[in-house]
RNA sequence: UCAUCCAGAAAGGUGGAGGGAACAGGCCCUACGAAACCUUGGCAACCAUCUCGACCAUGAGAACGGUGCCAAUUCCUGCCCGUCGCGUAGACGGGGGAGAUGA
Numbered sequence: 001u002c003a004u005c006c007a008g009a010a011a012g013g014u015g016g017a018g019g020g021a022a023c024a025g026g027c028c029c030u031a032c033g034a035a036a037c038c039u040u041g042g043c044a045a046c047c048a049u050c051u052c053g054a055c056c057a058u059g060a061g062a063a064c065g066g067u068g069c070c071a072a073u074u075c076c077u078g079c080c081c082g083u084c085g086c087g088u089a090g091a092c093g094g095g096g097g098a099g100a101u102g103a
Base pairs, nucleotide, nucleotide: 001103002102003101004100005099010040011039012038013037014036018029019028020027023078024077025076026075041070042069043068046066047065049062050061051060052059074098079095080094081093082092083091084090
C1' cells in the first nucleotide's frame, strides 16, 4: 500500500487469577479453573502447490506446505452524516478512526 473482518472451528496437560488490544462507558467470560505455555484435533482458504476449465485472465475444486484462527459481529459504543422520532432518549443505515490477519 492492497484485500478481508455479521460465516466457520476444542479437547487434554502444566499453571493458578485474571481475561475480552489500549483508554472510557457498557455487557460478558472465569475456581464447573482466567492469562500464558505445551500436545493433539479442528476451521478457513490469504500465499504457495495441485486438479478441472485447451493457453492467459477470470472461475470452480482439493487441503500434503507457509501463515492465521478456534465465546459473544473486531462483544457493543465513542467521531461525522443521514432516516425514523417531540427528542440532548433510542433504533437503523452509511462513512471515518483504531485494531487484527494475509500478501
This is a predicted structure of a 103-nucleotide RNA (SAM riboswitch aptamer (S box leader)) from a soil metagenome. It matches the Rfam family "SAM riboswitch aptamer (S box leader)". Rfam describes the family as follows. The SAM riboswitch is found upstream of a number of genes which code for proteins involved in methionine or cysteine biosynthesis in Gram-positive bacteria. The sequence is in RNAcentral, with records from MGnify. Its mean pLDDT, the model's own confidence on a scale to 100, is 84.